[in-house]
Two RNAs folded together computationally: RNase P RNA and transfer RNA, 454 nucleotides in total.
RNA sequence: CGAGCCGGCUGGGCAGUCGCCGGCAGGGAGUUAAUCUCUGCGGGAGGAAAGUCCGGGCUCCAUAGGGCAGGGUGGCCGCUAACGGCGGCCCGUCGUGAGGCGGGGAAAGUGCAACAGAGAGUAGACCGCCGGAAUCAUUGCGUAUUCCGGUAAGGGUGAAACGGUGAGGUAAGAGCUCACCAGGCUUGCCGGUAACGGCAGGUGCUUUGUAAACCCCACCUGGAGCAAGACCGAAUAGGGAGAGGGCGGCCCGUCCGAGUUCUCCGGGUUAAGGUCGCUCGAGCCGCCGGGCAACCGGCGGCCUAGAUGAAUGGCUGCCCAGGCUGCUGCGGGCAACCGUAGCAGCCGGACAGAACCCGGCUUAUAGGCCGGCUCGGAAA
RNA sequence: GCGCCCGUAGCUCAGCUGGAUAGAGCACCGGGCUUCGAACCCGUAGGUCGCAAGUUCGAAUCUUGCCGGGCGCG
Numbered sequence: 001c002g003a004g005c006c007g008g009c010u011g012g013g014c015a016g017u018c019g020c021c022g023g024c025a026g027g028g029a030g031u032u033a034a035u036c037u038c039u040g041c042g043g044g045a046g047g048a049a050a051g052u053c054c055g056g057g058c059u060c061c062a063u064a065g066g067g068c069a070g071g072g073u074g075g076c077c078g079c080u081a082a083c084g085g086c087g088g089c090c091c092g093u094c095g096u097g098a099g100g101c102g103g104g105g106a107a108a109g110u111g112c113a114a115c116a117g118a119g120a121g122u123a124g125a126c127c128g129c130c131g132g133a134a135u136c137a138u139u140g141c142g143u144a145u146u147c148c149g150g151u152a153a154g155g156g157u158g159a160a161a162c163g164g165u166g167a168g169g170u171a172a173g174a175g176c177u178c179a180c181c182a183g184g185c186u187u188g189c190c191g192g193u194a195a196c197g198g199c200a201g202g203u204g205c206u207u208u209g210u211a212a213a214c215c216c217c218a219c220c221u222g223g224a225g226c227a228a229g230a231c232c233g234a235a236u237a238g239g240g241a242g243a244g245g246g247c248g249g250c251c252c253g254u255c256c257g258a259g260u261u262c263u264c265c266g267g268g269u270u271a272a273g274g275u276c277g278c279u280c281g282a283g284c285c286g287c288c289g290g291g292c293a294a295c296c297g298g299c300g301g302c303c304u305a306g307a308u309g310a311a312u313g314g315c316u317g318c319c320c321a322g323g324c325u326g327c328u329g330c331g332g333g334c335a336a337c338c339g340u341a342g343c344a345g346c347c348g349g350a351c352a353g354a355a356c357c358c359g360g361c362u363u364a365u366a367g368g369c370c371g372g373c374u375c376g377g378a379a380a
Numbered sequence: 381g382c383g384c385c386c387g388u389a390g391c392u393c394a395g396c397u398g399g400a401u402a403g404a405g406c407a408c409c410g411g412g413c414u415u416c417g418a419a420c421c422c423g424u425a426g427g428u429c430g431c432a433a434g435u436u437c438g439a440a441u442c443u444u445g446c447c448g449g450g451c452g453c454g
Base pairs, nucleotide, nucleotide: 001376002375003374004373005372006371007370008369009368010367012319013318014317015316016315017314018313020044021043023041024040025039026038027037028036029035046351050362051361053360054359055358056357057356058225059224060223061222065252066251067250068249070221071220072219073218074217075089076088077087078086079085090103091102092101093100094099104216105215109214110213111210112209113208126155127154128151129150130149131148132147133146134145135144163181164180165179166178167177168176182206183205184203185202186201187200188199189198190197191196229276230275231274232273239265240264241263242262243261244256245255246254283302284301285300286299287298288297289296290295322347323346324345325344326343327342328341329340330339331338332337381453382452383451384450385449386448387447390406391405392404393403399437409423410422411421412420430446431445432444433443434442
């Protein structure tokens, strides 16, 4: 210099002016009320506020019980409030590499494997090879055809054909036997918390793939959601029918209850009402310490939106990034053109917006910045 | 907030217990019939199976994540 891999950060700034939503202070109107209004001060979206895919807090249903069903997760160890998240490690696979991707069980059972092919899962004889018989022909060997049998070495089909190489063996062959190699199972020892790895031995054991097919194993899992839930208040006749209900999969058990409960129908109000829940929280920032890390602990500092037909905005100017065009200078090149510097003009922020809160994941995102690493080339 | 369903040709749909050319009706186009048109007959064309990854020998079908549309409940 070129080509890449991984990770992190940021994602406009300042000023003026006009508004919007909360808070605090003061004033005014109003009945010293509810409420309305004015002035001042200070606050007011995000890294994803999104999708709602997981997990938790909180609230109610019984301080949430037992079993079955259902659902979810899936190497090991750790982190955590918890997780399908994160960190470290293990194994497999892809890549020259930095790194990326994947992860229980197919040797418990069942199912499926189209087409092609002889045969597709205790496999299989189409061609070939070998043996035998018959027939034609022949002195005979042999050859040809047909039939019977053996054979998985070779051909061919396929995504996949039941380990590989060699030797022995055989009529021809075959783990049929043997040597070596690959894998599995198993025994012992060693290392590791473990997944797993290493070494030595035994066993001819060679067992297809698929569980994002049923299933098996281990672990987790009660349901609902801030329209949860609590209080206040308007209206009304507590009218009719039915039934136990909490328990919203089923059974058991338990609690409440015999109408004061639940469901449906009918009627009334209009009010999508007000207040609380509501934002101080597994909170944020800095320093120190522990840990490879995720993360944890200690100390100090800080308070940072709370709307509800739903605020967080509009305009103007300047600036910082950045982009395009033109001109000029310089360097390279035959040229097209490329690089670089200056000037002028024009354009000028992406994705997107809280709605009970939090931890993750996923997805969207113009532009900019930073760090670590790999491969190749050149020079010193 | 919660739950569920759908997306296949221009339109309406089938196929979705994986299997190789993805079909049907209507419409379109060409031809025939007719004086002409309709109907009818014959034939042709038309598909990123919403998108992207993955599982598998193989994906419209299975899994995951997105995109779009619809329904229901409080």

About this RNA
It holds a member of the Rfam family "Bacterial RNase P class A". Rfam describes the family as follows. Ribonuclease P (RNase P) is a ubiquitous endoribonuclease, found in archaea, bacteria and eukarya as well as chloroplasts and mitochondria. The coordinates come from a structure-prediction model, not an experiment, and the mean pLDDT is 78.